[in-house]
Notes: The prediction has a mean pLDDT of 81. A computed fold for a 76-nucleotide RNA from a sheep gut metagenome, annotated as transfer RNA. The RNAcentral record of the sequence draws on MGnify. Rfam family: tRNA. Rfam classes the family as a transfer RNA.

RNA sequence: GGGUGAUUAGCUCAGUUGAUAGAGCAUUUCCUUGACGUGGAAAGGGUCACAGGUUUGAGUCCUGUAUCACCCACCA
Numbered sequence: 001g002g003g004u005g006a007u008u009a010g011c012u013c014a015g016u017u018g019a020u021a022g023a024g025c026a027u028u029u030c031c032u033u034g035a036c037g038u039g040g041a042a043a044g045g046g047u048c049a050c051a052g053g054u055u056u057g058a059g060u061c062c063u064g065u066a067u068c069a070c071c072c073a074c075c076a
Base pairs, nucleotide, nucleotide: 001072002071003070004069005068006067007066010025011024012023013022019056027043028042029041030040031039049065050064051063052062053061
C1' cells in the first nucleotide's frame, strides 16, 4: 500500500425483506429473610464509532474517516 471482518446500554451480544432500538448479566428501589444470599416485582441507563448521501422513513442501503482484529504485497 491492497483486501476482509468488527464497532448497538456499564459488560457480553441480538436486531430477518428499510417501518416505535432489545435480551442476558450488572446497577437502583421494593417484597421475601433475624441478617446476608437465593427468589419475586418494578425502574433507570442508547447521538446505534464519527461525518455526509439516498429515501416519505436508515442500526440496516451507499461514500468517506477513525479504532481494533486478520490476510496479502512491498521495504529492510